[in-house]
A computed fold for a 75-nucleotide RNA from Candidatus Foliamicus sp., annotated as transfer RNA. Its mean pLDDT, the model's own confidence on a scale to 100, is 82. Its Rfam family is "tRNA". Rfam classes the family as a transfer RNA.
Parts: sequence; C1' cells; structure tokens
RNA sequence: GCGCCCGUAGCUUAGCCUGGAUAGAGCAUCUGGCUACGAACCAGAAGGUCGGGAGUUCAAAUCUCUCCGGGCGCG
Repeated sequence: GCGCCCGUAGCUUAGCCUGGAUAGAGCAUCUGGCUACGAACCAGAAGGUCGGGAGUUCAAAUCUCUCCGGGCGCG
C1' cells in the first nucleotide's frame, strides 16, 4: 500500500443482510421488599447523540461515502 472483519448502556452483547412504529437483553449500579445483618431471591428505577462527520430517503443502528480506533490476511 491492498483486501476482509469488528466498534450499540460501566462490561458482555441482540437487532444490521431485507430501512419503519418508544433501540432490547444479561451482568454490574441505585431504591424498596425480604433478613438479626448480609448474600441469594422478588419488585422497580436510572443509564445509549448505536465510534465521529457527510449523503440518500417521508423515515437510517441498518444503505452509500469519508475519517478515527482495534483485529486478521496479502505484498
């Protein structure tokens, strides 16, 4: 230099191919219940500019372009 893959909540991730209705889940955190206290369990809450930017579209996590970061391969 070329090609491919990955980036979504503090962590692990689903959804992306085939655009659509408030972006979900588990763990962790917080609050309450339970308990002598705690763990476990039960109920609830908060937490996401979907890596950044631009474009297409009525509508983008999803399609296109570009940049950034990480990984693999080729030379």